Predicted 3D model of a 172-nucleotide RNA (Lysine riboswitch aptamer) from Pelosinus fermentans. Rfam family: Lysine riboswitch aptamer. About the family: Riboswitches are metabolite binding domains within certain messenger RNAs that serve as precision sensors for their corresponding targets. Allosteric rearrangement of mRNA structure is mediated by ligand binding, and this results in modulation of gene expression. This family includes riboswitches that sense lysine in a number of genes involved in lysine metabolism, including lysC. Model confidence (mean pLDDT): 79 of 100. The source organism's lineage runs through Bacteria, Bacillota, Selenomonadales, Sporomusaceae and Pelosinus. The sequence is in RNAcentral, with records from Ribocentre.
RNA sequence: AGAUAAGAUAGAGGCGCGGUAUAUUAAGAAUAUGUAUCUGGAGUUGCCAGCGAUGAAAGAUGCAAAAAGGAAUAUCCGCCGAAGUAGAAGGGUUUGGCAAGACCCGUUUAUUGGUUUUGUAUUGAAUAAGUGCAAGACUGUCAUCCAAGUUGGAUGGAGUGCUAUCUGCAUU
Numbered sequence: 001a002g003a004u005a006a007g008a009u010a011g012a013g014g015c016g017c018g019g020u021a022u023a024u025u026a027a028g029a030a031u032a033u034g035u036a037u038c039u040g041g042a043g044u045u046g047c048c049a050g051c052g053a054u055g056a057a058a059g060a061u062g063c064a065a066a067a068a069g070g071a072a073u074a075u076c077c078g079c080c081g082a083a084g085u086a087g088a089a090g091g092g093u094u095u096g097g098c099a100a101g102a103c104c105c106g107u108u109u110a111u112u113g114g115u116u117u118u119g120u121a122u123u124g125a126a127u128a129a130g131u132g133c134a135a136g137a138c139u140g141u142c143a144u145c146c147a148a149g150u151u152g153g154a155u156g157g158a159g160u161g162c163u164a165u166c167u168g169c170a171u172u
Stems, first nucleotide, its partner, number of pairs: 006167006014080001016079004021075005033064007043051002046098003083112006090105005113139011141157007
């Protein structure tokens, strides 16, 4: 002096990712539920409590009548392991109480580059959308090879990756 291990900063992929964010809209819904009348005749949610012949469950008719999760559009915000999925342990919300279930929060392990189509399973009111699996297509990136002069093609890999800049131990 150069380079390397390692580290820091800034970026790219594109119908790019995400948000209990705000507003509007459709569906949810001739629904749940409440109430009146009639039928009915002893139960009513897993358990307890409570309620019930002053009429339980269930059903019919009439009247009234939601909401949540999810979706679309617009705006805003955070970003490029953006984010998703599965498991483990922990915390919180939900009930008259316990349990179960559901939802939320972060930690950790594993896995997926991204978008999209089809099939299937599952969640869901849903032929919407999400997620898992499988099979394709497109696309970005790197490596190798072939052609070529700008670039194209083939094969393969994965985001702890790739590009740019800076710092840069040991060693030489």